[in-house]
Context: one part of a larger RNA
Order: sequence, then structure tokens, then C1' cells
RNA sequence: AAUCAACGCUGGCGGCGCGCCUAACACAUGCAAGUCGAACGAGAAAGGGGAGCAAUCCCUGAGUACGGUGGCGUACGGGUGAGUAACACGUGGAUAACCUACCUUUUUGUGGGGGAUAACCCUGGGAAACCGGGGCUAAUACCGCAUAAUCCCGAGAGGGCAAAGCAGCAAUGCGCAGAUAGAGGGGUCCGCGGCCGAUUAGCUAGUUGGUGAGGUAACGGCCCACCAAGGCAAAGAUCGGUAGCCGGCCUGAGAGGGCACACGGCCACACUGGCACUGAAACACGGGCCAGACUCCUACGGGAGGCAGCAGUGGGGAAUCUUGCACAAUGGGGGAAACCCUGAUGCAGCGACGCCGCGUGAGCGAUGAAGGCCUUCGGGUUGUAAAGCUCUUUCGGCAGGGAAGAUGAUGACGGUACCUGCAGAAGCAGCUGCGGCUAACUACGUGCCAGCAGCCGCGGUAAUACGUAGGCAGCAAGCGUUGUUC
Repeated sequence: AAUCAACGCUGGCGGCGCGCCUAACACAUGCAAGUCGAACGAGAAAGGGGAGCAAUCCCUGAGUACGGUGGCGUACGGGUGAGUAACACGUGGAUAACCUACCUUUUUGUGGGGGAUAACCCUGGGAAACCGGGGCUAAUACCGCAUAAUCCCGAGAGGGCAAAGCAGCAAUGCGCAGAUAGAGGGGUCCGCGGCCGAUUAGCUAGUUGGUGAGGUAACGGCCCACCAAGGCAAAGAUCGGUAGCCGGCCUGAGAGGGCACACGGCCACACUGGCACUGAAACACGGGCCAGACUCCUACGGGAGGCAGCAGUGGGGAAUCUUGCACAAUGGGGGAAACCCUGAUGCAGCGACGCCGCGUGAGCGAUGAAGGCCUUCGGGUUGUAAAGCUCUUUCGGCAGGGAAGAUGAUGACGGUACCUGCAGAAGCAGCUGCGGCUAACUACGUGCCAGCAGCCGCGGUAAUACGUAGGCAGCAAGCGUUGUUC
């Protein structure tokens, strides 16, 4: 000098930041990913109105709600740092070895058919979760056929692959299929770079290479069969320990050293381990399956769950916040749109945790009041300090007005910021130190006791070193201590 700090004493205001470093411990509750009726089929009820003696029926509610098929999204955004010493990261390259939904460019098409299935109805099983049987039905769901500019396979001849409609009176618009270029995004490979230990010296059998086959979007022992016997290592292999990496941050004149919290990029993980499915992309935090530990429900047959999302709880700990408001802005998903969703985000709350700014008054005021302390008893000091007089009103309080942020409407923040007025010095100072280092000294108490202490060292009867008081010094809404780094 610095700090994601903590502790002690103290504490007025504001702005901007930051806030589980420990148990990647376990989690009650709510919310955090939906949306589209302009893809599709089906379709209530309450309530209201009417008719009727009534049962009941009709209209409305309403093609609404709920539920289902289908599409897009859920691979983003948000969290954490466990693992990882590795092409994980950084940097520079390679990809003639690759992929790319949505968006944009260019281009060619969009013909004609088919069979199902959920919802629904009937029914069976089960405590439940849920599962089964029969029947009906639609589509932008599914499957043939036709066509093929381009594209793919092939040396060539030749062969192969598509499509879906919806809205609108219409114009037309939005879509769909094949290809093409782009943008942005990603996969893979390579050079170089960045920890400790030799009290770890040898390591390796898919191991190293080849041929063939498989697999992938793609190269490749990636996988497999066969063949060969290689490959790595003192320029440190292997093993062990530690650790997410970087931009950066702290320190330092620099070289260097330390750190990896916030913000940004990349990676990894999502109760633990494994696996695939769907998909343009996942081996998928709020999807699935299996196994395990744990918790919960159970009719004991069987089921349900995963906060390292936002709040919040218990626990651990020296220690780290509200079960808040709003989608107004920015951004994201869906939708033609209206709009819906968004604990991303914008704000507010709590905490002197940090940085910065401001205030706790200003001028005059001596006979130098009183009180305190010291005293050589003369006095000295506190001290212009107080009182008193004259002013001011920042901050805070009260009252009135009142935004920008929003291109037309729409403001959570917020009656906030800010402006004006009113009252009144009024409501606002502490902490640490005073032997030397080191700025600041006396008195009393204590008597190697009680205690202090960063180092040297103080204390055993006059202690500037302990305790208290007065005085003084230094900082100041903080001041000290402790931890850590340079």
C1' cells in the first nucleotide's frame, strides 16, 4: 500500500460498488420456460335470460375454460468450481477431414394419393403413481407414387432423393421442399506458453505402426479383425501432491512477486456413477433409463424427489443479505398481431463491508468565570474553550411543487431525484496512542503483584512503559486489533 475480510469500541447523511472464502452439506414453501386457435380434432360448467304446473328444454356464457395432437423454444439466459496438469485454457495457425435450426442472398419447385393415432366414448386393473383392452376422428403428425433445375453416387452409361398448408372477399401475406452464397455459431487437428516433488526412474499391450472393415458431420486405435514390434523418458516419462484457465486484480521505480472475489471470454459440472433417446446442436441443472446413497408416501404389492436458479431454512463457521416490487426500460422465447412468459434484467430492502463526498456550525468574545488537574501555594493549565453578543441553515426534520429515463400510448423505481418555503445552533464524535523505534507527560493507585508488550523490554515503594485521572498527540464516522499479499 492492498483486502470478498472478521473481531472490539463507536456510529449522522448521501452516491457508487460489494456481500457463504467454510459443508459441490441436507433442504420445508413459493416462484425461476413457455408460447402458438392464423397447423389440427374435440369441447364443458357456474352464472344470466326465456318457456313450462313440474321434470325438463331453448338462448347466452362460448367455439370460451380445461385437456390432447402438432410446431418452435426448453442446448439460450441463470448457478457453481467439485473434477481437470489436459490441446482444459491463452496465443498463432490448419481443416482439400467437417456441421450449422432460426436470419439474409440467389435459384428451382409446391402435382396426385394412402393408412393410422391421441384427445373423446365404452371397459378392465391399481391404495396411489399410473397402466391395459375395444371403438370413432383431424392435421403444417406419418407413408408410398409422380416430377428433379440444382444436388448426391458413379470413370461413364446410368441410378437416387422433395414438399403443407394457413389467413384474407380479394390483392396478397406468412409458410413448405430441393439447392446456393453469406453472416453469426460450433466440431476437430497442430506449433508455442503458463504449478510443486527425483525422499517418484523407468513407463506402456489398443500399447506404437500398418492393411482391411466398421463408426462419425468429420480426420484418427475412435472401435474391431489380422500383421509387425514398436512408442515415451534426465530437455524429467511414469507416479504423487496441488489447482478450473485467461483478460485482469494487488504490490513494486522497474524487473519481479502474489491472487483468480466482482465484471468479461473459454472450460467443466448439475445428488453420486453409467447410458443412450430426441434434436441443427445435448449425452441435456428445473428431460429420460439403469445402478447407488439419502429423504418422503404406501393399502407393503409399489411409487415420488434432487435449490452449484431467486428468495428462504437447518447445519458448518470468526463470517456473508429480503421467503420484496416490476416487466416501465434493456435483452430473450413463442406468436401475423394483440399479447403471454421471463427471480435474465431493472429497481427497492438489509450490512460503515469498501471507495468517494458532506455534516455535526461561523464571527466576535478575558477580569482569562466556575469546575477539573497540577503546583515550588506565587501560580500554571484546560482556554476563546464555555457563557454572552451577532449571524448562517449545508445535512437532517416538516410543508408545497415535482421530473428525465418513454420517438404515439405505457414508469416498478417513486411522490424518488430535484426545486421552493418554514422552524431552530437547534438532532449528530468517537477511537487509538503518549519509554525508544514514533507525534504526544504529569499526578495518584499498585509494589516482579495486578498487569503491559510489534521488537528492545517495563513492574520487587517516588513506574512519563501496569490501572485511573487531567493534559497532550494522531486519525475521524470511523478508529484500533487480528488474518493474508507485495